[in-house]
Molecule: transfer RNA
Organism: Roseibacillus sp.
RNA sequence: GCCAGCUUAGCUUCAAUUGGUAGAGCUCUCGAUUUGUAAUCGAGCGGUUGUCGGUUCGAGUCCGACAGCUGGCU
Numbered sequence: 001g002c003c004a005g006c007u008u009a010g011c012u013u014c015a016a017u018u019g020g021u022a023g024a025g026c027u028c029u030c031g032a033u034u035u036g037u038a039a040u041c042g043a044g045c046g047g048u049u050g051u052c053g054g055u056u057c058g059a060g061u062c063c064g065a066c067a068g069c070u071g072g073c074u
Stems, first nucleotide, its partner, number of pairs: 001073007010026003014023001020057001028044005050066005
C1' cells in the first nucleotide's frame, strides 16, 4: 500500500426475526433475608447503536466517507 471482518449500557468474541417503540447477563444503587458478611431473592439506575452524511413515512439494520480494532496479502 491492497483486501476482508468487527464497533450497541461501566463490562461482554452478547441479542434485537424481511427496515417498524433498543434488550439480556454481570457490575453499581436501594430493599428483603442474616447476629454480621457472603450467597440468594425483589426493585431501580444506566444508550447520540464509533463519527459524519445519504436513502426511506420510518435506519442498530440499507448505501457512502472517515476513525479505531482484528486478520490476511504484498